[in-house]
Two RNAs folded together computationally: RNase P RNA and transfer RNA, 436 nucleotides in total.
RNA sequence: GGAGUCGGCCAGGCAGUCGCUGUAUCCCUUGGGAUACGGAGGAAAGUCCGGGCUCCUUCGGACAGGGCGCCAGGUAACGCCUGGGAGGCGCGAGCCUACGGAAAGUGCAACAGAAAGCAAACCGCCACGCUUGCGUGGUAAGGGUGAAAUGGUGCGGUAAGAGCGCACCGCGUCUGUGGUAACACAGGCGGCAUGGCAAACCCCGCCCGGAGCAAGACCAAAUAGGGGAGCAAGCUGCCAGCGUGCAGCAUCGUCGGUUCCGAACGAGCUCCCGGGUAGGUCGCUACAGCGUUACGGUGACGUAACGCGCAGAUGAAUGACUGUCCUCGACAGAACCCGGCUUAUCGGCCGACUCCUUUU
RNA sequence: GCUCCCAUCGUCUAGUGGUCCAGGACACCGGCCUCUCACGUCGGUAACAGGGGUUCGAACCCCCUUGGGAGCGCCA
Numbered sequence: 001g002g003a004g005u006c007g008g009c010c011a012g013g014c015a016g017u018c019g020c021u022g023u024a025u026c027c028c029u030u031g032g033g034a035u036a037c038g039g040a041g042g043a044a045a046g047u048c049c050g051g052g053c054u055c056c057u058u059c060g061g062a063c064a065g066g067g068c069g070c071c072a073g074g075u076a077a078c079g080c081c082u083g084g085g086a087g088g089c090g091c092g093a094g095c096c097u098a099c100g101g102a103a104a105g106u107g108c109a110a111c112a113g114a115a116a117g118c119a120a121a122c123c124g125c126c127a128c129g130c131u132u133g134c135g136u137g138g139u140a141a142g143g144g145u146g147a148a149a150u151g152g153u154g155c156g157g158u159a160a161g162a163g164c165g166c167a168c169c170g171c172g173u174c175u176g177u178g179g180u181a182a183c184a185c186a187g188g189c190g191g192c193a194u195g196g197c198a199a200a201c202c203c204c205g206c207c208c209g210g211a212g213c214a215a216g217a218c219c220a221a222a223u224a225g226g227g228g229a230g231c232a233a234g235c236u237g238c239c240a241g242c243g244u245g246c247a248g249c250a251u252c253g254u255c256g257g258u259u260c261c262g263a264a265c266g267a268g269c270u271c272c273c274g275g276g277u278a279g280g281u282c283g284c285u286a287c288a289g290c291g292u293u294a295c296g297g298u299g300a301c302g303u304a305a306c307g308c309g310c311a312g313a314u315g316a317a318u319g320a321c322u323g324u325c326c327u328c329g330a331c332a333g334a335a336c337c338c339g340g341c342u343u344a345u346c347g348g349c350c351g352a353c354u355c356c357u358u359u360u
Numbered sequence: 361g362c363u364c365c366c367a368u369c370g371u372c373u374a375g376u377g378g379u380c381c382a383g384g385a386c387a388c389c390g391g392c393c394u395c396u397c398a399c400g401u402c403g404g405u406a407a408c409a410g411g412g413g414u415u416c417g418a419a420c421c422c423c424c425u426u427g428g429g430a431g432c433g434c435c436a
Stems, first nucleotide, its partner, number of pairs: 001356010012325007020039009041331001045342002048340005053212004059262004063257001065208005070084005085099001086097004100203002105201002107197002122143002124139007151169006170192001171190008216282004226273006234249005239243001251267004275435003287309001289308008326329001361432007370386004378416001388404005409425005
C1' cells in the first nucleotide's frame, strides 16, 4: 500500500420565525393565555417467538393438538444469547449447520436399469455339456442405468470370483483413560449382519389452559329495556316458619379441543333481526429502566455503590418556512409495556485481528 | 391497534411430493364451414406472487418477503 474478518457507535449540523403536543407554575376565568422544561427508531416495521399485565373458574387427570430437539450454562421466559462438541467451507482471521432416533414399526423412491431393499445375472468372466452358438451352473472384480447399486484400498487366494483369508482405513460393539456432559483418545472383539428420506407417518425426551389494552375497571348519556329461533325449565324429601326457603338426585351450562372422567360454581344458556350511544376518567408509562465505576465469571450474565428521569397522543402531536455550511443526507413514524428473532437501510467513524506485496 | 384467511393462464377453477416443459371451461388468435356474420369444428397463445431451504425430485413440505381480503367497541 492492497484485500478481507469480527465487534461497537452515529444516522446532516447551526441560527431565526411561525405552529402542534405533554407536564409544572401563574393569570384571567371554564375556555383560553403566559413562562419554563420534555417530545420517535435502530429498526418504532413483520406480528414470527417468549414474558409482564388484565379478564375468563389460570382446578386435577386421560386422550388429542401444537412447539422444541448435540452438550453445558445464562435468563422472568424463549424457538433467544454465551461457551464447548461434531460435521462442512475458507491459505487465514473467521463463518455456516431444523445437529435426537432409520438394528421399534409402517411407508416412499417417478423415469432409466437385469436388479431399488427377507435382493438381483442384461453384457462380460469362468466351468461343464453338446447340436459350435446355444443350454445348465458358478460369479457382484469389470461394463452399462440411476440421485442412490449392498463397506474402501492393497496383497493373497480361486476355474473365475467373493470379507473367502490377512493388513490399514471405515462401521458396530466392549473395556479403560480424560472431560460435569456432548465427545475425544487408546486397546480388544465382530468379517459387515446395520444404504437414503423423519421440513413422510411415527418413536423417545422436554415444554405449552385460552383470549387479548377494541384486555379490563369506573362515571355519564340515550332507547322500542323490542321481536324471533333452538335447547333446558324435572323428580323426591324436610319444616314453630309452607317460602322468590333448604337439602339430595337428575339435566343443562361454564373449563375456547363441538372428546372423556372427576372437582367446583351457576340455574338459565346460545344464536339471529332490530334499537340506542359512539362522551369522559383510569389502565398509560417508574421499571426484568438507563448510564458510570468496582467485584465475580472464559463469556452470555450477575452483585453492589453512585448518578439520571428519557414521548404518552385518541382525528391522534413531534412539523413548516427562511438563511447558511458540508462529504448533499438511506430505510423509515410510537399507540399497554418489555426481552429476542427476522426483514429494509445512502453512507461515515472507532477498535481488534488475518492474508498478500514492498521498504527498512 | 388486535386476530384470522387467501394468492395457479385475461377470468373462474382442478391438481395436496414424480406419470405435470401444470388439466378443464369461458375469453383471445388463426384455419375450415358460409355469399357474409353468428353457431359449429380443428389447432394455437397463455399461469404456479417473489426469494431461500429440505428432498434424487416441490404448485404441493418448512422459513422470510410482497400483495389482497375478512372480522373485532359499549348499553340493553
Record summary
It holds a member of the Rfam family "Bacterial RNase P class A". The family's RNA type in Rfam is ribozyme. Its mean pLDDT, the model's own confidence on a scale to 100, is 78.